[in-house]
RNA sequence: GAAAAUCUUCAGGGCAAGGUGAAAUUCCUGACCGGCGGUAAUGGCGAUGGCGAACCAUCGUCUGAGCCCGCGACUCGUGGACCGUGACGGUUUGCGACUGAUCUGGUGCAACUCCAGAGCCGACGGUAAAGUCCGGAUGGAAGAAGAGCUGA
Numbered sequence: 001g002a003a004a005a006u007c008u009u010c011a012g013g014g015c016a017a018g019g020u021g022a023a024a025u026u027c028c029u030g031a032c033c034g035g036c037g038g039u040a041a042u043g044g045c046g047a048u049g050g051c052g053a054a055c056c057a058u059c060g061u062c063u064g065a066g067c068c069c070g071c072g073a074c075u076c077g078u079g080g081a082c083c084g085u086g087a088c089g090g091u092u093u094g095c096g097a098c099u100g101a102u103c104u105g106g107u108g109c110a111a112c113u114c115c116a117g118a119g120c121c122g123a124c125g126g127u128a129a130a131g132u133c134c135g136g137a138u139g140g141a142a143g144a145a146g147a148g149c150u151g152a
Base pairs, nucleotide, nucleotide: 001149006147007146008145009144010143017029018028019027031132032131033122034121035071036070037069038068043062044061045060046059047058048057049056050055066120067119075097076096077095078094079093080092081091082090083089084088102118103117104116105115106114124135125134126133
């Protein structure tokens, strides 16, 4: 520096304090959390220029949405392959379905992204009813970084 096969590593956070109760991080008051890619007018840093400063402009770079767009996970259905079997089941791989939640005001040419305020959402199994505990999961994965190639 512009590739590809292939390979490697990495890839999720959170109930303080209190109430009731025999028992609840599950109920109640309240607290806390926000995967990946995109979009983007935020903010930081640097360079250059206008003018020395402030400030402004341009460029580079990092950063910037749980509820806007898309994706992953969970769950459900189904095909193939392999393994075991009395019935059937297990492993693996592909396809399909399902898949939560935002408004108001401000600024402005422009914002569901900025600022202010008020809201809302969160698979399945277990258990006193769970986004936060335990479990499938030392799993899977959106994807991220790197090796791989070439030159010095």

This is a predicted structure of a 152-nucleotide RNA (FMN riboswitch aptamer (RFN element)) from Brevibacillus sp. It matches the Rfam family "FMN riboswitch aptamer (RFN element)". Gene Ontology term of the family: FMN binding. Its mean pLDDT, the model's own confidence on a scale to 100, is 78.